A computed fold for a 74-nucleotide RNA from a Flavobacteriia bacterium, annotated as transfer RNA. It matches the Rfam family "tRNA". Rfam describes the family as follows. Transfer RNA (tRNA) molecules are approximately 80 nucleotides in length. By type it is a transfer RNA. Gene Ontology term of the family: triplet codon-amino acid adaptor activity.
RNA sequence: CGGGAUGUAGCGCAGCCUGGUAGCGUACUUGCAUGGGGUGCAAGGGGUCGCAAGUUCAAAUCUUGUCAUCCCGA
Numbered sequence: 001c002g003g004g005a006u007g008u009a010g011c012g013c014a015g016c017c018u019g020g021u022a023g024c025g026u027a028c029u030u031g032c033a034u035g036g037g038g039u040g041c042a043a044g045g046g047g048u049c050g051c052a053a054g055u056u057c058a059a060a061u062c063u064u065g066u067c068a069u070c071c072c073g074a
Stems, first nucleotide, its partner, number of pairs: 001073007010026004020057001028044006050066005
C1' cells in the first nucleotide's frame, strides 16, 4: 500500500441476505419463599446498533466515507 472479516445493553451473542415497535442468555435492582446464605419464582431498569453522510414515508439492515481490532497478500 491492496484485499477480507468483525464492531448491537456490564459480559457473550442473534437480528442484516429479504428495510417496518431493537431481542436472547448471563449479570444487575426490587419483591416473595428460607432463621441466614445459596437456590427457585415473579416483576423491573439498562441501547437507540463503532462514527459521519446519503437514499427512503421509514435504516441495526441498502450506498459512500471513516475509525478500531484481527487475518491474508505485497